RNAcentral holds the sequence, with entries from ENA and SILVA. Predicted 3D model of a 1528-nucleotide RNA (small-subunit ribosomal RNA) from an uncultured bacterium. The coordinates come from a structure-prediction model, not an experiment, and the mean pLDDT is 82.
């Protein structure tokens, strides 16, 4: 930088990802060539071999093989050479180097810088001096014992540069004198005296050796200042411990060791413990400070089976020696030996992993040696390994028919792709051949090598993979699959159209290598020194006081201790960066040379601003005196008075009490109520105020006593005393815990009533602890201003406490000032919110504290505490989040305004009968399918006896019942006749289109092939389209602009209107669209125009009559056009607006009545079964035909109608008045006929002409007379009619007869606001027939509306909010299942440490040393001295043994919460006022979220009050002034 929290924003802030790096390692894949690199794991065990031996110039021995020559008994001998060789031995030097590893070590171990007046040094190098003189062994050798071996032991010979005396020598040691210098002890130089006390020689004869001094160079030893892991859930630790004397040690200082003495040392500036770690140069990251890391190189350091130990030696306590224990392996004759790859090679093992049992000492170096030389697995060199770096190659050019072939396709094409193939070229590289090196100094001598290079031939020939294509991140499509395989670094893809799994085609990236894995640093300002934070996101200590520590006013001097200049030293070399250069053809990679190397250290009459440290001095900081004010500030004592409750008495009588609404309770044994008197305990009404005051917590009746702070005003006084402040110390609500007291009232627990599915709650009656007191504790709260203390500086404006000052004094007001305590608000700041002189602003100083989220205010340990528990406080695991402000919705048993038959008034219903239709359920071969709250149920269906039909038995078909092509044949059609349920099959008959350029062309049908049709099969959640529904609700958006870091606001909200985002009017907004209106149809009123089928007032004519005729177009009427209504007019109200309210005129008055018209949008609403339409399945069947049956079932349940329970009625009779419509496969007049449906015959009419057509309710006029009826009609039973091919399932209608349930309908529910509801009938669609359904259409014709509190929907502002799939949201807990890490756990088992005791190998020091002993001495012999040693003690001491103790692993029946897991159980705690607001601390109590009590904090919302700020006027008061108060 980027991805990831959210609808969508800013911010926090955690998680991933792109980079580099590597000893690496896994997968797939490899042509070469240079240079590097290769056991990160078992310090795990080793077979073999080799990896330190040299020196005859230090000695003293001393071979063989083979050759040659004699001599032989032919076995064989002897000489001579080999050869003073090979060899062991004494002896020199060297093995303490070089090489491996990294176990241990938090240590002077390693790093830097110092010091040794406290040291030591073979071999080399310089100097001085000397190297005289004697002597005795003991190896090799032989002889011999012994033993398997290893070895071993005895006797005897022998040299030496081995050994040992003696002699010189002093600068060694000791007293001493003198000079002289430092750095405390002390050093140095010159002397006298004493005492101790060296030496080796060899050969090649000028060489090296030895010895003693003295310097050096190198190398080493020790000390010491700094500096680099983790944990404080490790805070005390030490007895040789700190220190002194004296002594022993040791090359040397020194508790290194030992005796005495003293009691000290170390530590929070982190001692002690306990885990880790080899440490540097260095290397990898990073822009840089940092981090992480210590392979190859290079210095230092420990370590060589483990553990001790010392001996030699200059040097070790010794990788390839010794000794001793212990494991473990090997030999063994069983008695006893031998060994140590963490050297090179290799082996097994262990692991993800890591090489040849290679050649040479030619070369550098190293050991010996005078050298020749000889060793050297150091090292040069090959050999394996794409482990890594760096170079080259895999071919170069021309080639379009854009080829096959792949894929994709819209089927036109495109694309791999100039890529191929062909054609011309070149040879790095490869294969052959030939030549051939430097490295070598000094004569020979080159591992690497016939290798580097260098020439020739030949031939595109030997040579490309591997990851990746959803963002992030370059790179797209098909096809398989179907939440299945599978994929993932995060986000997250997969439930039938996956650029995300698999495959392919293409592309993208690197490339002899690509990917993944695993580290590390970077991103990561995610531990913030460079560089973070703490009001609300994690994160200010509950408040003070104060120790250490930090830090700290002015001036002046002086000191340099931080500081800052310059100098010296250092800072190894290799390496990293710059710079110049040089060798491999370049590069990698060596070579040389500069310069860094930020660092320590050293010095000086350097500096002296700032800090520091000293002195001395000052008043602003701080204190401290005086005046005076103010307070619910603390303790203690007294004292008051109202209410409660109780006790007693009195009056008095049926009740109280409580509650949503009741019960428990109290009361006729007299409550409650009122009266009077008493007792007792708590708290302290009004005043009382974002008033005071305390450091918080917290404190209110009044009075006294005792007492801490503060403020204010003026001067005087001390003179930085100051400010924070780890740990310490005190106080610290409210619960609670001890003892004792008290106890009205209230009230966890606990009873009981109610509510309630349950109510372990809420509400109610009761009541214990408790609240109260007194001493103790305990010490925690949302202890909050969720803001540490202190100081300093930054516009203002208004309020209220205290105080003080100015107007001459008082009082009211007023200014001013100082200290609080609050509102609003600028610049600032902030992620916003909001802070804003009472900073969250700008700085300064000190403390606390934070680093995703759960897990966890948790465990374990450790301190307190009776006790509850407090405080401190992890980890495994788990998620990709979790949070904060803010924004737009959406919601809410929030609030405000508003509106509608939404409620209220009102009229009828529905719910109950029976029917009728529809629907669920059932049934059933089948009862097709769809619709499911409102917005499915007389819907889709304007009409299912066949048909429709899609369904169900059955019975045919298969290119198909329908389309298009292609081939053949033929007209098709139609009519008889058998089979057959029929679909079909067969038989006969009968007929021979149309055009035409005559080639053919078109219909049609039959028959065939295959492309292909068919599908009422699936998904309406793949889709268009159409519809529903909020809702005809009044919204919904857009451009500029402004406002906001953004999401977004503004507009469009606010005043008022309206039916209306209707208008008007303000106003950071100004415009606009979609919708609202209006424009359109109908109705209502006139005019005009036209008069036939329509219509008749006048006029004639005709008839029993009848616009029937002649007329006429006056009316009505029909259908064109106009006119008209617009708050225009008039009055009132408003704000003069907009508009409302009344009038006037007028048919109609405030959109006049009905209609058509339905915005952004929201239900994955409806519909694949109207249509179209993607995929998908289907294909002799999920297609097609037929037949018959089903869709009409029926215990039941719902919805929507009809018809009724009747007298406002029913029946009977007579009588009247519409409209809107339909009619040729049709309406049918009329006459006839039937009791009727209807039947018959037939006029007129394609229709203002005729038919359907009778309108019915009404009105007269009679009858029933309240009753299961002259109500209602169902239901059956018989008997017809009419349509149809056909009414058995299964029309509809007539007549006759028969006459059920029903007497008005529980809860609960609909529908209407005027020509509306009621009520009457009548048309029409689809229809062969069939209505109680729908859709019209006219009669007759109401009641009510006070209102908007309430249910229900809906607009608008607002307001919470953990929701956003949007409340049908979201969420907690127990329980039950499954995995998972994890605390307890009777314990059990390991490891480390430590600590008492026994133990006590080798070693050592010390003793003894009668055993033994060559060197000197003394005697002479048989010896003694001296001086040694074996053994033997005595101290230390390792392994081992035994007891404890503490830390920390591993394991454990059982148990304890935690974790995680699409659809498990109870409930419903939280988020709205979550339906008892919530949350914190605590106590108690419940199945379980969770509750109750009291103390706290914060929060909504109402109700009412109080203030505050602008703006405009008026009126009063006052001398004046500000300005204060009222009203509007």
């Nucleotide at each position: 930088g980027a991805g990831u929290u959210u609808g969508a924003u800013c911010c926090u802030g955690g998680c991933u990802c792109a980079g580099a790096a590597c000893g690496a390692a896994c997968g797939c894949u490899g042509g070469c060539g240079g240079c590097g690199u290769g056991c990160u794991u078992a310090a795990c065990a080793c077979a073999u071999g080799c990896a330190a031996g040299u020196c005859g110039a230090a000695c003293g021995c001393g071979a063989a093989a083979g050759c040659a020559u004699c001599c032989u008994u032919c076995g064989g001998g002897a000489u001579g050479c080999g050869a003073g060789u090979a060899g062991a031995g004494u002896g020199g030097c060297g093995c303490a180097c070089g090489g491996g590893u990294g176990a241990g070590u938090a240590a002077c171990a390693c790093g830097u810088a110092g010091a040794c007046a406290a040291c030591c040094u073979g071999c080399c190098u310089u100097c001085c001096a000397g190297u005289c003189u004697g002597g005795g062994a003991c190896a090799a050798c032989c002889c011999u014992u012994u033993g398997a071996a290893a070895g071993a032991g005895g006797g005897g010979c022998u040299a030496a540069u081995a050994c040992c005396g003696g002699a010189u020598a002093a600068c060694a040691c000791g007293c001493u004198u003198c000079a002289u210098c430092g750095c405390a002890u002390g050093g140095u130089g010159a002397g006298g005296c004493g005492u101790u006390g060296a030496a080796a020689g060899g050969c090649u004869u000028g060489c090296u050796g030895c010895u003693g001094g003295a310097a050096g160079a190198g190398g080493g030893g020790u000390c010491u200042g700094c500096g680099g892991g983790a944990c404080a859930u490790u805070a005390g630790c030490u007895u040789g411990u700190u220190g002194g004397u004296g002594g022993g040690g040791u090359a040397a200082c020194g508790g290194c060791c030992c005796a005495c003495c003293a009691a000290g040392g170390c530590a929070u500036c982190g001692a002690u413990g306990u885990c880790u770690a080899g440490c540097g140069g260095g290397u990898c990251u990073g822009a840089g400070a940092g981090g992480a890391u210590g392979a190859u190189c290079c210095g230092c350091c420990a370590c060589a089976c483990u553990g001790g130990a010392a001996c030699u030696g200059a040097g070790a306590c010794a990788c390839g020696g010794u000794c001793c224990a212990g494991a473990c392996u090997c030999c063994u004759a069983c008695g006893g030996g031998a060994g140590g790859c963490a050297g090179c090679a290799g082996u097994g093992g262990g692991g993800a992993a890591u090489u040849u049992u290679g050649c040479g000492c030619a070369a550098u170096g190293g050991g010996c040696g005078a050298a020749a030389g000889c060793c050297u697995g150091a090292c040069g060199c090959a050999g394996c390994a794409a482990c890594g770096c760096c170079g080259c190659g895999u071919g170069a050019g021309u080639g379009a028919a854009g080829a096959a072939g792949g894929c994709c396709c819209u089927u036109g094409g495109g694309u791999c792709g100039u890529a191929a193939a062909g054609c011309u070229c070149u040879u790095u590289u490869c294969u052959g051949a030939g030549g051939g090196a430097a490295g070598a100094g000094c004569a020979a001598a080159g591992a690497c090598g016939g290798u580097a290079c260098c020439u020739c031939a030949g031939g595109a020939a030997u040579a490309a993979g591997c990851a990746c294509c959803g963002g992030c991140u370059a790179a797209c499509u098909c096809c398989g699959u179907g939440c299945c395989a599978g994929c993932a670094g995060c986000c997250g893809c997969g439930g039938u159209a996956a650029u995300a799994c698999g495959g392919a085609g293409g592309g993208u990236g690197c490339a002899a290598g690509c990917g993944u894995u695993g580290u590390u640093c970077g991103g990561a300002u995610u531990u913030a020194c460079u560089g973070g934070g703490c009001g609300u996101a994690a994160a200010g200590g509950g408040c003070g006081u104060g120790u250490a520590g930090g830090c700290g006013g002015a001036u002046a001097u002086g000191c340099a201790a931080g500081c800052u200049g310059g100098a010296g030293g250092u800072g190894a070399a290799a390496g990293c960066c710059c710079c110049c250069g040089g060798g491999c053809u370049c590069a990698a990679c060596c070579c040389g040379g500069g310069a860094a190397c930020u660092g320590c250290u050293u010095u000086g009459u350097a500096g002296a601003a700032c800090u520091g440290c000293a002195u001395a001095u000052c008043u602003a900081g701080a204190g401290a005196a005086a005046g005076u004010c103010a307070g619910a500030g603390g303790c203690a004592g007294g004292u008051g008075g109202a209410a409660u409750u109780c006790c007693a008495g009195g009056u008095g009588u049926a009740g109280a009490g409580g509650u949503g609404a009741a019960a428990u309770u109290c009361g006729u044994a007299g409550a409650g109520a009122u009266c009077u008197g008493g007792a007792g305990g708590a708290a302290c009404a009004c005043c009382g105020g974002c008033g005071g005051u305390g450091a918080a917590g917290g404190c209110g009746g009044c009075c006294u006593g005792c007492u801490g702070g503060g403020g204010c005003u003026u001067u005087u006084c001390u003179g930085a005393c100051g400010c924070u402040g780890a740990g310490g110390c005190g106080c610290g609500g409210a619960a609670g815990c001890g003892u004792g007291g008290g106890g009205a009232g209230c009230a966890a627990a606990c009873a009981g009533g109610a509510u309630u599915a349950g109510a372990u709650a809420c509400c109610c009656u009761g009541g214990u602890a408790g609240u109260c007191c007194a001493c103790g504790c305990u010490g925690u709260a949302a202890a909050c201003g969720a803001u540490g203390a202190g100081c300093a500086c930054u516009c203002g404006a208004u309020g209220u406490g205290c105080g003080a000052g100015g107007u001459a004094c008082g009082a009211c007001c007023c200014c001013u000032c100082g200290c609080g305590u609050g509102u609003c608000a600028c610049a600032g700041c902030u992620a916003a919110c909001g802070c804003a002189u009472u900073a969250a602003g700008u700085g300064c100083u000190c403390c606390g504290c934070c680093u995703g989220g759960g897990g966890a205010c948790u465990a374990c340990g450790g301190u307190c505490g009776c006790a509850a528990g407090a405080c401190u406080a992890a980890a495994a695991c788990u998620c990709a989040a979790a949070g904060g402000a803010a924004u737009u919705g959406a919601c809410g048993g929030g609030g405000g305004c508003c509106c509608g038959c939404a409620c209220a008034a009102g009229c009828g219903g529905u719910g109950g009968a029976g029917g009728a239709u529809g629907u669920g359920g059932u049934u059933u071969a089948a009862u097709u399918c769809g619709a499911c709250g409102c917005a499915a149920c007389g819907c889709g269906a304007a009409g299912a006896a066949c048909c429709u039909u899609a369904c169900c038995u059955g019975g045919g078909u298969u290119u198909g019942a329908c389309a298009u092509c292609c081939c053949a044949u033929g007209a098709u059609c139609g009519c008889u006749c058998c089979a057959g349920a029929g679909a079909u099959g067969g038989a006969g008959u009968u007929u021979u289109c149309c055009u035409u350029u005559c080639g053919g062309g078109g219909a049609c049908a039959u028959g065939g092939u295959g492309a292909c049709a068919g599908g009422u099969g699936c998904u309406g959640c793949a889709u268009g389209g159409c519809u529903g529904u909020c809702g005809u609700c009044a919204g919904c958006u857009c451009g500029u602009g402004u406002c906001g870091u953004g999401a977004g606001a503004u507009g469009u909200u606010g005043g008022g209107u309206u039916a209306a985002g209707u208008c008007c009017c303000g106003c950071a907004a100004c415009g606009a669209g979609c919708g609202c209106a209006a424009c359109c149809c109908u109705u209502g009123u006139u005019c005009u125009u036209a008069g036939u089928u329509g219509c008749c007032a006048g006029c004639g004519g005709a008839u029993c009559a009848u616009g029937c005729c002649g007329g006429g177009c006056a009316c009505u009427c029909u259908a064109g056009g106009a006119a008209g209504a617009c708050u225009g007019c008039c009055g009132g109200u408003g704000a003069u607006a907009a508009g409302c309210c009344g009038g006037a005129g007028g048919a109609a008055g405030g959109u006049g009545g009905g209609g058509a018209u339905a915005a952004c949008g929201u239900c994955a609403a409806g519909u694949c079964c109207u249509c179209a339409u993607g995929g998908c399945c289907u294909u002799u069947a999920u297609a097609u035909c037929c037949a018959g049956g089903g869709c009409u079932a029926c215990a039941c349940a719902c919805g929507u109608c009809c018809u009724a329970c009747a007298a406002u009625g029913g029946c009977g009779u007579c009588u009247a008045c519409a409209a809107u419509g339909a009619g040729c496969a049709g309406c049918g007049a009329a006459c006839c006929u039937g009791c009727g449906a209807g039947g018959g015959c037939a006029a007129g009419c394609g229709a203002a002409u005729c038919u359907c057509a009778a309108a019915a309710a009404g009105g007269g006029c009679g009858u029933c007379u309240c009753a299961g009826u002259u109500c209602g009609g169902a239901u059956u039973g018989c008997a017809g009619u009419c349509u149809g091919c056909a009414a058995c399932u299964c029309g509809a209608c007539u007549g006759c007869a028969u006459g059920a349930a029903g007497u008005c309908g529980g809860a609960a529910u609909c529908g209407c606001u005027a020509g509306u509801a009621a009520u009457c009938g009548c048309g029409c669609a689809a229809c062969a027939g069939c209505a109680u359904g729908g859709c019209g259409c006219g009669g007759u014709g109401a009641a009510u509306a006070c209102g908007u509190u309430c249910c229900c929907g809906g607009g608008c502002c607002u307001u919470g909010u953990a929701c956003a799939c949007a409340c049908c949201g979201c969420c907690c807990g127990u329980c039950a299942c499954a995995c998972c890490a994890u605390g307890g756990g009777a314990g059990u088992u390991g490891a480390c440490a430590u600590u008492g005791g026994c133990a006590g190998a080798a070693g050592a020091c010390g003793u003894u040393g009668c055993g033994c002993c060559a060197a000197c001495c003394c005697u002479u012999u048989u010896g003694g001295g001296a001086g040694g040693u074996a053994g033997g003690c005595c101290u230390c001491c390792a392994a081992g043994c035994u007891g404890g103790u503490g830390u920390u692993g591993a394991u454990g029946a059982c148990u304890g919460g935690g974790g995680u897991g699409a659809a498990g159980u109870c409930g419903u705690a939280a988020c709205a006022a979550g339906g008892u607001a919530g949350c914190c601390a605590a106590g108690g109590g419940c199945g379980a979220a969770u509750u109750c009590c009291g103390a706290g904090c914060a929060c909504a919302c109402c109700u009412g009050g109080c203030g505050g700020c602008c703006g405009u006027u008026a009126u009063a008061u006052u001398g004046a002034g500000u300005u204060c108060g009222u009203g509007a």